[in-house]
RNA sequence: GCCGGAGUAGCUCAGUGGUAGAGCGACGCUCUCGUAAAGCGUAGGCCAGGGGUUCGAUCCCCCUCUCCGGCU
Repeated sequence: GCCGGAGUAGCUCAGUGGUAGAGCGACGCUCUCGUAAAGCGUAGGCCAGGGGUUCGAUCCCCCUCUCCGGCU
C1' cells in the first nucleotide's frame, strides 16, 4: 500500500429501514438476627465521527478515525 471483519449501556453481546434490547454489573425495595443467594423495581445509550439517500437511518452509500486478521 491492497482486501476483509469489528466499533451499540460500566463489561459481554443482540437488533440490519419505522420510538434501541438482553445477560452480568450498579442502585433501591422485599425476604433474613445479619450477610450472601433469591424475588421485584430504577437509573444508565446524541448506536466511533462527518456527509449523503429516504417521509423516516443503529441498519443503505461515501469519507475519516480506532482495533483485529489476511496479502504484498
Record summary
The prediction has a mean pLDDT of 82. The RNA shown here (transfer RNA) has 72 nucleotides and comes from an Acidimicrobiia bacterium. Rfam family: tRNA. Rfam links the family to the GO term triplet codon-amino acid adaptor activity.